Molecule: Bacterial RNase P class A
Organism: Mycobacteriales bacterium
RNA sequence: CGAGCCGGCCGGGCGGCCGCGUGCGGGGUAACCCGUUCGAGGAAAGUCCGGGCUCCACAGGGCAGGGUGGUUGUUAACGGCAACCCGGGGUGACCCGCGGGAACGUGCCACAGAAAACAGACCGCCGGUCUCGACCGGUAAGGGUGAAACGGUGGUGUAAGAGACCACCAGUGCCUCGGGUGACCGGGGUAGCUUGGUAAACCCCACCUGGAGCAAGGUCAAGAUGGUCGGCCGCCCUGUGCGGUCGGCCGGCGCAGGUGUUUGAGGGCGGCCCGCCCGAGCCUGCGGGUAGACCGCUGGAGCCUGCCGGCGACGGCAGGCCGAGAUGGAUGGUCGCCGCCCGGGGCGGUGCCGCAAGGCGCCCCGGUGCACAGGACCCGGCUUACAGGCCGACUCGUCCG
Repeated sequence: CGAGCCGGCCGGGCGGCCGCGUGCGGGGUAACCCGUUCGAGGAAAGUCCGGGCUCCACAGGGCAGGGUGGUUGUUAACGGCAACCCGGGGUGACCCGCGGGAACGUGCCACAGAAAACAGACCGCCGGUCUCGACCGGUAAGGGUGAAACGGUGGUGUAAGAGACCACCAGUGCCUCGGGUGACCGGGGUAGCUUGGUAAACCCCACCUGGAGCAAGGUCAAGAUGGUCGGCCGCCCUGUGCGGUCGGCCGGCGCAGGUGUUUGAGGGCGGCCCGCCCGAGCCUGCGGGUAGACCGCUGGAGCCUGCCGGCGACGGCAGGCCGAGAUGGAUGGUCGCCGCCCGGGGCGGUGCCGCAAGGCGCCCCGGUGCACAGGACCCGGCUUACAGGCCGACUCGUCCG
């Protein structure tokens, strides 16, 4: 210098004016006004996982259902994270893994192929028979198909062959020694044991697991209806039907007849009296509770700095700090300067690269350009989106010293 790999961080800046929400202070009877303070993110997003908090349920045990799945740690917890193991990829830095069990059982394995699982045989090879290109038998070495074909190479053997047998290699099981907390790794011995894949198929094993969610939940409580204690007041009587009630009874609903023209709480005529009119229910309290308001609501597994322990995730100690709480939902608009990006034009003919074209560069003009996106109880993660830029560690190649 070129190519790459991993991690961390920023993600427009400054100023003026206008405007919005919270807290505090002041003024005002109040509406509101003035001053001041603070005012979105790395993902506030998706709501996928885990926890705090709240209400409901709950003796204990088990089944069912759901979830997780290498090991050891970490943590409040997790399906997160860290380190390591195993397998795969890369020359390498490094990356990827939905990584328990397929020597219980069941299911499935497209197309091709003779055959897809435990046995069988399409071509071929070998032997036999005969009508001479077919039949019977043996074989799994060779061919062909496929993602995958019943260990590999060589030999012995045989009619031809085959772990049928032998040597070496690979794998697996069992025994054993050593290392490691462990997953696992390494060595020795032994058994011809060579058993296909799939569990994001049923299933088996181990571990975890109540439900709902801030519209959780709670406080105060207008008006109206209904419930209820008490009070005031309303013509009376008779008969009868229905309804409620265990019944007494019920200002519950009706019908018929008689009697009386009186009593009337309360209300209206803007405050009082008279007067007039309406008039069968009215008033106070209690309890429940709707609208509405308020609490929950933001000081917390908090943030920053330093030191210590640990490879690390993370933990401990000390000091410092307070950084949004809206509720139809505030955090915006505009102007100026600067930065970056995009588009167009030009400059010098060279500061750099290049044979050149051109690119980098510099200047001018234009742009509704400046990513992804915005809290709503809080926190830890994961995933997804993101213009442009900065920093650090490391790897490979080439050249120079």